[in-house]
Molecule: Glycine riboswitch aptamer
Organism: uncultured Pelagibacteraceae bacterium
């Protein structure tokens, strides 16, 4: 002490899919339709293998969404903090 991976936090970009019917006027209740990127659940390539085990943006739609607004996986920056460490 460059560069690397994780994480927390701030900024920014960020899909799909009825402003559907009825009641009612409150973002509720019930129907019928529909998404797939919060979380959750399922299979598996694949890693690891001595036992335990990780594992998708795939598949369900339990949950959650179906104007905008809020969320919202993942991406970028910034800056903090651990770990590795020429």
């Nucleotide at each position: 002490a460059a560069a690397a991976c994780a994480u927390a936090u701030a900024c920014g970009g960020g899909a799909g899919a009825g402003a559907c019917u009825a009641c009612u006027u409150u973002u509720g209740u019930a129907g019928c339709g529909c998404c797939g990127a919060a979380g959750g659940a399922g299979c598996a390539a694949c890693c690891a293998c001595c036992c335990c085990g990780g594992a998708a943006a795939c598949u369900c739609u339990c949950a959650g969404g179906c104007a905008a607004a809020u969320g919202g996986a993942c991406c970028g920056u910034a800056c903090a903090u651990a770990u590795u460490a020429a």